The part of an RNA shown here (large-subunit ribosomal RNA, domain II) has 686 nucleotides and comes from a Mollicutes bacterium. The sequence was found in a public genome assembly. The organism belongs to Mollicutes, within Bacteria.
Context: one part of a larger RNA
RNA sequence: ACCGGCGAGUUACGAUAUCAUGCAAGGUUAAGUUGAAUAGACGGAGCCGAAGCGAAAGCGAGUCUUAAUAGGGCGAGUUAGUAUGGUGUCGUAGACCCGAAACCAAGUGAUCUAGCCAUGAGCAGGUUGAAGGUUGGGUAAAACCAAUUGGAGGACCGAACCGAUGUACCCGGAAACGUGCUCGGAUGACUUGUGGCUAGCGGAGAAAUUCCAAUCGAACUUGGAUAUAGCUGGUUCUCCCCGAAAUAGGUUUAGGCCUAGCCUCGAGAUAAUAGUUUAUUGAAGGUAGAGCACUGAAUAAAUGAUGGCUACACAUAGUGGUACUGAAUUUAAUCAAACUCCGAAUGUCAGUAAAUGUUUCUCGGGAGUCAGCGUAUGGGUGAUAACGUCCAUGCGCGAGAGGAAAAGAGUCCAGAUCGCCAGUUAAGGUCCCAAAAUUUAUACUAAGUGGGAAAGGUUGUGGAGUUGUCAAAACAGCUAGGAGGUUUGCUUAGAAGCAGCAAUCCUUUAAAGAGUGCGUAAUAGCUCACUAGUCGAAUGACACUGCGCCGAAGAUGUACCGGGGCUAAGUAUAAUACCGAAACUGCGAAUAUAAUUUUUUUAAAUUAUAUGGUAGGGGAGCGUUCUAAGCGCGCAGAAGAUAGAUCGUGAGGACUAUUGGAGUGCUUAGAAGUGAGAAUGCCGGU
Numbered sequence: 001a002c003c004g005g006c007g008a009g010u011u012a013c014g015a016u017a018u019c020a021u022g023c024a025a026g027g028u029u030a031a032g033u034u035g036a037a038u039a040g041a042c043g044g045a046g047c048c049g050a051a052g053c054g055a056a057a058g059c060g061a062g063u064c065u066u067a068a069u070a071g072g073g074c075g076a077g078u079u080a081g082u083a084u085g086g087u088g089u090c091g092u093a094g095a096c097c098c099g100a101a102a103c104c105a106a107g108u109g110a111u112c113u114a115g116c117c118a119u120g121a122g123c124a125g126g127u128u129g130a131a132g133g134u135u136g137g138g139u140a141a142a143a144c145c146a147a148u149u150g151g152a153g154g155a156c157c158g159a160a161c162c163g164a165u166g167u168a169c170c171c172g173g174a175a176a177c178g179u180g181c182u183c184g185g186a187u188g189a190c191u192u193g194u195g196g197c198u199a200g201c202g203g204a205g206a207a208a209u210u211c212c213a214a215u216c217g218a219a220c221u222u223g224g225a226u227a228u229a230g231c232u233g234g235u236u237c238u239c240c241c242c243g244a245a246a247u248a249g250g251u252u253u254a255g256g257c258c259u260a261g262c263c264u265c266g267a268g269a270u271a272a273u274a275g276u277u278u279a280u281u282g283a284a285g286g287u288a289g290a291g292c293a294c295u296g297a298a299u300a301a302a303u304g305a306u307g308g309c310u311a312c313a314c315a316u317a318g319u320g321g322u323a324c325u326g327a328a329u330u331u332a333a334u335c336a337a338a339c340u341c342c343g344a345a346u347g348u349c350a351g352u353a354a355a356u357g358u359u360u361c362u363c364g365g366g367a368g369u370c371a372g373c374g375u376a377u378g379g380g381u382g383a384u385a386a387c388g389u390c391c392a393u394g395c396g397c398g399a400g401a402g403g404a405a406a407a408g409a410g411u412c413c414a415g416a417u418c419g420c421c422a423g424u425u426a427a428g429g430u431c432c433c434a435a436a437a438u439u440u441a442u443a444c445u446a447a448g449u450g451g452g453a454a455a456g457g458u459u460g461u462g463g464a465g466u467u468g469u470c471a472a473a474a475c476a477g478c479u480a481g482g483a484g485g486u487u488u489g490c491u492u493a494g495a496a497g498c499a500g501c502a503a504u505c506c507u508u509u510a511a512a513g514a515g516u517g518c519g520u521a522a523u524a525g526c527u528c529a530c531u532a533g534u535c536g537a538a539u540g541a542c543a544c545u546g547c548g549c550c551g552a553a554g555a556u557g558u559a560c561c562g563g564g565g566c567u568a569a570g571u572a573u574a575a576u577a578c579c580g581a582a583a584c585u586g587c588g589a590a591u592a593u594a595a596u597u598u599u600u601u602u603a604a605a606u607u608a609u610a611u612g613g614u615a616g617g618g619g620a621g622c623g624u625u626c627u628a629a630g631c632g633c634g635c636a637g638a639a640g641a642u643a644g645a646u647c648g649u650g651a652g653g654a655c656u657a658u659u660g661g662a663g664u665g666c667u668u669a670g671a672a673g674u675g676a677g678a679a680u681g682c683c684g685g686u
Base pairs, nucleotide, nucleotide: 001686002685003684004683005682006681011093012092013091014090015089016088017087018086019085020084021083022082023081026048027047028046032042033041034040052059053058062074063073064072065071096234097233099231103224104223105222106221107220108219114198115197116196117195118194119193120192121191122190123188125157126156127155128153132149133148134147135146136145137144161185162184163183166181167180168179169178200216202212203211204210209218237621238620239619240618241617242616247260248259249258250257251256261369262368263366264365265364266363267362268361269360274359275356276355277354278353279352280351281350282349283348289342290340291339295336296335297334299332300331301330302329303328307324308322309321310320311319312318372397373396374395375394376393377392378391379390380389381388402413403412404411417589418588419587420586422585423584424583428579429578430577431564432563433562437576439575440574441573442572443571444570450566456550457549458548460547461546462545463544465542466541467540468539469538477534478533479532480531481530483507484506485505488502489501490500513528517526518525590611591610592609593608594607595606596605597604598603622675624672625671626670627669628668629667630666631665632664633663640659641658642657643656644655646653647652
């Protein structure tokens, strides 16, 4: 890993709703007795109901409060209950199943290991040579010196022994800590045998949260015990009907709950004046927009109070000036979520009319949901960032399959009851992959633009304009001129067209600026404007617009059309065909609901509508084991097994053949250890 088996809403007692049955203003027994009995009979204690109110005494269709007869509260005025059983759900219990880490109690452990106690044992060989002694020297005697002896040491080197520094191997190992080489200690705080002591709220510890039997921040065993788990995982047959939520309020609450909202089932109400939609009439409102009338913001101009500065005057008055300040007013032009003189559309409420037809509401049983997500629109927040975050309204996904977008929860089209080798379309497409146009018409694009991007740039090219110049010769090119007063004045070291300031004239002319740019220290020099000639037909400027171009650098491999490939098979505007889905249609079938008809009242037929679906509610069934009754089958072959072209919407059921060798089925009821693919499930096999 596979196969097989086992494996999860149970039971008891209560409560409540509903269904069935019995009796009914009543219903019913419990323990117990009798009995073969769990049957039956007896047993009326008790319980529920038929009356309530009050704390109670108590009173009673009333009662309580109260001084009250007032008012008010709870009742009556509306009679259906009760017993048993089934089913749904809840409560108390392990309460659908598996799962902790932990807590407590009583015990068992020091054969591992830590320390200690008692008693034993072990340490090749080599080296060093302390104290002390002896002899000699030395001294007054000592001290001291030398030689020799001696054999100390947590001394040295190094086996056994004890350890474990580095490294390689090993890593489902030879080994649940090892092996090789290397390395530390090796007479000591050494190593070791045997026996003993210390125990978990504890012991021991040259101290590391280290050890206490491969277990240690509190051992192990058994018990409390099915601890608890708002957490994770799992939870077993079928078909049919309906079908959510991811919100509000509260919460030691935020991944949990409760109530409401939204779903389902049952009963009831109303039959319109319910609901919904449309039209119309009326109503409230202060958003979008707009505006500046208020509150604020804010630009320009005009007038200009007050204050400053200043002149005259000087008396503490006064009169002027002002390129300062700038209240206020006026004019023009603006801005606002917390401005409004105004003010929609939608939406909301109500009346009326029409359509639709129960979609509505009430009560009761059962839920699930409380992590939502994307998109469009209106907003807050953020950076008018985010597959960001928070609201509102719609849609979708969630719980929605099919077609398109190469591939894609949320986009576009479209809502799948089932069958069909039938038809028509939607979005989107029609050269090939790949179903259908190498379709028609007119243009554009030359960039593979199409098939990724901005500011900005563009004498790419198309369209449609406005306005100039031009055969009295334009535009471009070429030839020639481009002068004089004058080096204008000022400034300046200089300033001569060309640092700067001011002015910007006159003359000669076909024309020529007190000078367009380069240049010089300043001149000079080059050039332009402007003019003539040559040439001989168009040539400038401006704004709008279609399609292009540049701007344009990335990491595995072309790689920014799905690919091939395309100059249309690109783009724009038209047109006609065709393809294209589970949409629509056709034919056949099923189920649900409603209506009608028939009828054997079980049902059948017809018509209409409906039948995607997670959580979840409801309904109807299949199968397994056992029980009861009835009816069967079986050695002339039961169950089981294998195979088969069979029946049923399905769970499933027959039949036949072979195998097998002794039991087993159907109908109607009943009861459950009643259905497995998942739980890192459990056990077995391979």